RNAcentral holds the sequence, with entries from ENA. A computed fold for a 73-nucleotide RNA from Candidatus Levybacteria bacterium RIFCSPHIGHO2_01_FULL_40_10, annotated as transfer RNA. It matches the Rfam family "tRNA". By type it is a transfer RNA. About the family: Transfer RNA (tRNA) molecules are approximately 80 nucleotides in length.

RNA sequence: GGGCCCAUAGCACAGCUGGUAGUGCGCCUCGUUUGCAACGAGGAGGUCAGGAGUUCGAAUCUCCUUGGGUCCA
Numbered sequence: 001g002g003g004c005c006c007a008u009a010g011c012a013c014a015g016c017u018g019g020u021a022g023u024g025c026g027c028c029u030c031g032u033u034u035g036c037a038a039c040g041a042g043g044a045g046g047u048c049a050g051g052a053g054u055u056c057g058a059a060u061c062u063c064c065u066u067g068g069g070u071c072c073a
Base pairs, nucleotide, nucleotide: 001072002071003070004069005068006067007066010025011024012023013022019056027043028042029041030040031039049065050064051063052062053061
């Protein structure tokens, strides 16, 4: 220098063929307990790495950039 893959909640990840983003753990509140744990009920938390384009509509398609991984030279 070139090819390919990845980036989504605090962590690990899902999200089909574009249609208003979810699961587990964690966190908060309440109940149960003398208390903790466990269990039950409820809740908060996300400019989907950044920018632009296409589209009625983009996490999803296209281009560029950044970061990480991998292969070739």

Its mean pLDDT, the model's own confidence on a scale to 100, is 81.